[in-house]
RNA sequence: ACAAAGAAAAGGCAAGAUACGCGAAAACGUAUUACGCAAAACCACCGGCCUAAGGGGUUUUCUAAUAAUGGAAAAUCUACGGCAGCGGAGUCACCUCG
Numbered sequence: 001a002c003a004a005a006g007a008a009a010a011g012g013c014a015a016g017a018u019a020c021g022c023g024a025a026a027a028c029g030u031a032u033u034a035c036g037c038a039a040a041a042c043c044a045c046c047g048g049c050c051u052a053a054g055g056g057g058u059u060u061u062c063u064a065a066u067a068a069u070g071g072a073a074a075a076u077c078u079a080c081g082g083c084a085g086c087g088g089a090g091u092c093a094c095c096u097c098g
Stems, first nucleotide, its partner, number of pairs: 005096002012037002016033006035085001041091002045088003048083003054078003058074005
């Protein structure tokens, strides 16, 4: 120096909750607190998960004598939106009893 490991010390981060903001939503940001975390630092490359504004088709319904290229509603599909404290990969990194 590097790799593994995690007793100790110095520190670090911040779940959930609450308040405000932001967003269609999922989520995210700030403040308080501290569930926990040895990478709970960074990163959306892979898998997985969350949401569906917009888009797709379907069904029902409204208007019309019939007919929709119209309106409304419902469920459903879809990420170019998200999650790094779901897992993997990659990058950087404090300390040292053994």